Transfer RNA from an uncultured bacterium, 72 nucleotides, folded computationally. The coordinates come from a structure-prediction model, not an experiment, and the mean pLDDT is 82.

RNA sequence: ACAUCUAUAGUUUAAUGGAUAAAACAACAGACUUCGAAUCUGUAAAUAAUAGUUCGAUUCUAUUUAGAUGUU
Repeated sequence: ACAUCUAUAGUUUAAUGGAUAAAACAACAGACUUCGAAUCUGUAAAUAAUAGUUCGAUUCUAUUUAGAUGUU
């Protein structure tokens, strides 16, 4: 320099173009407990960025950013 792949809550994963973006663990609050742990209930929290296509985009397209692999 070129090619391919990946990017979704704090972490690990879902969601084959139809919407309130789903869950587990973690965090916080409450219940229980003499206090903790465990358990139960609840709360907050995410689509890497910018454009485009579409009635509708996490999904398709382009560019950029970051990472991984390969070739030179």
Its Rfam family is "tRNA". Gene Ontology term of the family: triplet codon-amino acid adaptor activity.